A computed fold for a 120-nucleotide RNA, annotated as FMN riboswitch aptamer (RFN element). It was read from a public genome assembly, where an Rfam model found it. It matches the Rfam family "FMN riboswitch aptamer (RFN element)". Rfam's curators write: The RFN element is a highly conserved domain that is found frequently in the 5'-untranslated regions of prokaryotic mRNAs that encode for flavin mononucleotide (FMN) biosynthesis and transport proteins. For this family Rfam cites "Regulation of riboflavin biosynthesis and transport genes in bacteria by transcriptional and translational attenuation" (Vitreschak et al., Nucleic Acids Res, 2002).
RNA sequence: GAUUUUCUUUGGGGCAGAGUGUAAUUCUCUACCGGUAGUUAUAGUCUACUAACCCUUUAUAGGGCCGACACGGUGUAAUUCCGUGACCGACGGUUAUAGUCCGGAUGAUAAAAGAAAAAA
Numbered sequence: 001g002a003u004u005u006u007c008u009u010u011g012g013g014g015c016a017g018a019g020u021g022u023a024a025u026u027c028u029c030u031a032c033c034g035g036u037a038g039u040u041a042u043a044g045u046c047u048a049c050u051a052a053c054c055c056u057u058u059a060u061a062g063g064g065c066c067g068a069c070a071c072g073g074u075g076u077a078a079u080u081c082c083g084u085g086a087c088c089g090a091c092g093g094u095u096a097u098a099g100u101c102c103g104g105a106u107g108a109u110a111a112a113a114g115a116a117a118a119a120a
Stems, first nucleotide, its partner, number of pairs: 003118008017029003031100002033089002035049004044087002053064004069085005091103003
């Protein structure tokens, strides 16, 4: 240094302005936000994962489902950078339809960092 085990900590952001209306942070115009790992080079849109949701189960756990990008430029290399224009966003609640409000959630997880131990 690598491996395995245990423990600790960390681990998701966002409605500003205007309009209609009895009523909307939910509609309309406009604004704002982007988890984790990977990648010849930095990603909400590539590849994979997590959450949520559904089914089975006393439970542990297992299975299913799981959104959205094009063009141009630079370059050895970029659907990741630069330019332009687009697009996407669980469930329940609500005086009115929610990516942004409230709730499950002072939760859980992908995972990251650190510490200790074991064995060769």